This is a predicted structure of a 478-nucleotide part of an RNA (small-subunit ribosomal RNA, 3' major domain) from a metagenome. The full RNA is in RNAcentral, with records from SILVA. Its mean pLDDT, the model's own confidence on a scale to 100, is 84.
[in-house]
Context: one part of a larger RNA
């Protein structure tokens, strides 16, 4: 100078504590690890691997394994033969493929001999190609973490023989190296804020597909009319400790108040300093070496990634009365869609079907928003609770659901009566709880993204747990 200390100060964070709901017991679903296998394809392993890559393994993907099959190849140039290219049949075959027909004479240039293009077949070399093969400890590029923590650092100056220090330290303050006053320091430059976006209010502009206050109309804003409100999407406004009290050094700033739709960063988002882990990633992609080259390339069938004594992480559902169940009855936001959402009406108990109207969408449709409320039943039970397994019969996608898919009826009706030691998330429109979309997709979502209903407790405080930040001190570490 640093980095450690079961040294000292100062101070932050849902770190503790004050509460709420959770995991840890069950049962299913998901991922690991183990062990089994012919394969169980590979990576990723404290926080920061384990509902992670994978925004979706039946074929496919797919990289594994059994098998069949090919070797200038499944996709690229360069050359040479020879053929329009294509379209279609039929056989052998698991199928990749091989085999034998069938049509077909095409485009541009042309001395009419030809030549070119683009596409197939076939040679023939070699220069190749091809590898999801090995090294993330050779790399680039992305990317986690500490951490949105508040630091990192430079120039000139001075100070030290030097390595360095100063500045960046003290006294306030602040969410902040955030301001401000002192200071041998004086500025700066990456971070802090701001600028962007999103939502809270208010003007103006527009008035359709939107919306209805007055007027008429209807079954319905259905239609005339109207754009006043609502909403939409454009410009703009406002929030500055700006005012005022107080404290404070006359400062920065802080506490009150007032006004205001909003107040001291308004509430979210984007945004991640120099670094740190030889942290991840050669399996997105690039790429250096290396190692394959009738195979570690590549076609194709089938399997396997979904096994199962078990052992751990994420999660869904429950265990009941703040409830189950049945009947009436209301209020959403954000989204999606033409290979597509799919209405009315009509069959099925239901999954679906038939049908066909409307919409490239503020106009049609997905669509039913649920918890909630109103009625009425169960009366504390392994229950009218919970739905796991399981037998039967169907739909539905798709070439095909047997290994191995969702999803419906019927019948079945397991463990579970709140979960040891321990452990995790959350300070407000938060937790908690109830639905809705959507991306991937032929089908398939407890998972991920996002959107809105309903809506709490609790924070004495900083001793003490984790993690960080600054000064300082010790040190036989670097």
């Nucleotide at each position: 100078u640093g980095a450690c200390g079961g040294g000292g100060g100062c101070c932050c964070g849902c770190a503790c504590a004050a509460g709420c709901g959770g995991u840890g017991g069950a049962g299913u679903a998901u991922g690991u690890g183990g062990u089994u296998c012919a394969a169980u394809u590979c990576g990723a392993c404290g926080c920061a691997a384990c509902g992670c890559g994978a925004a979706g393994a039946a074929c496919c993907u797919u990289a594994c394994c059994c098998g069949g099959g090919u070797u200038a190849g499944a996709a690229a140039u360069c050359c040479c033969g020879c053929g329009g290219a294509g379209u279609u049949u039929c056989c052998a075959g698991a199928g990749a493929u091989g085999g034998a027909g069938a049509u077909g004479u095409g485009c541009c240039c042309u001395u009419c001999g030809g030549g070119g293009a683009a596409c197939g077949c076939g040679g023939u070399g070699u220069c190749c190609a091809g590898g999801u093969g090995c090294u993330g400890c050779a790399u680039g590029g992305c990317u986690g973490u500490c951490g949105u923590c508040a630091g990192c650092u430079c120039g000139u100056g001075u100070c030290g023989u030097g390595a360095g220090a100063u500045g960046u330290u003290g006294g306030g303050u602040u969410a902040a190296g955030u301001c401000c006053c002192g200071c041998a320091a004086c500025g700066a430059g990456c971070g802090c804020a701001a600028c962007c976006u999103u939502u809270g209010u208010c003007u103006c502009u527009a008035g359709u597909u939107g919306c209805c206050a007055u007027c008429a109309u209807u079954a319905a804003g259905u239609u005339g009319g109207g754009c006043a409100c609502c909403c939409u999407g454009g410009a703009g406004a406002g929030a500055c400790c700006g005012c005022c009290g107080g404290u404070g050094u006359u400062a920065a700033a802080c506490c009150g108040g007032a006004g205001g739709a909003a107040g001291g960063u308004g509430g979210g988002g984007a945004u991640g300093a120099c670094g740190u882990c030889a942290a991840g990633u050669c399996c997105u992609c690039a790429u250096g070496g290396c190692c394959c080259u009738u195979a570690c390339g590549u076609c194709c069938g089938g399997g396997g990634c979904u096994a199962c004594a078990c052992a751990c992480g994420u999660a869904c559902u429950a265990c009941a009365a703040u409830g189950g169940c049945c009947g009436a009855u209301a209020c959403a936001a954000a989204g999606g869609g033409u290979c597509g959402c799919c209405a009315a009406a009509c069959c099925g108990u239901g999954a679906g079907g038939u049908g066909g109207a409307g919409c490239u969408a503020a106009u049609c449709c997905c669509a039913a928003a649920a918890a909630a409320u109103c009625g009425g039943u169960c009366u504390c039970a392994g229950u009218c609770c919970g739905g796991a397994u399981u037998g039967g019969a169907g739909u539905c996608u798709g070439c095909a659901a047997c290994u191995c898919g969702a999803c419906u009826c019927c019948a079945u009706g397991a463990a579970g009566u709140u979960g040891g030691a321990a452990u995790c998330g959350c300070u407000a429109g938060u937790a908690a709880u109830c639905c809705c979309g959507g991306a991937u997709c032929a089908g398939c979502a407890u998972g991920c993204c996002g959107g809105g209903g309903u809506g709490a407790a609790u924070a004495c405080g900083u001793u003490c747990c984790c993690g960080g930040g600054c000064c300082u001190u010790g040190u036989a570490c670097a």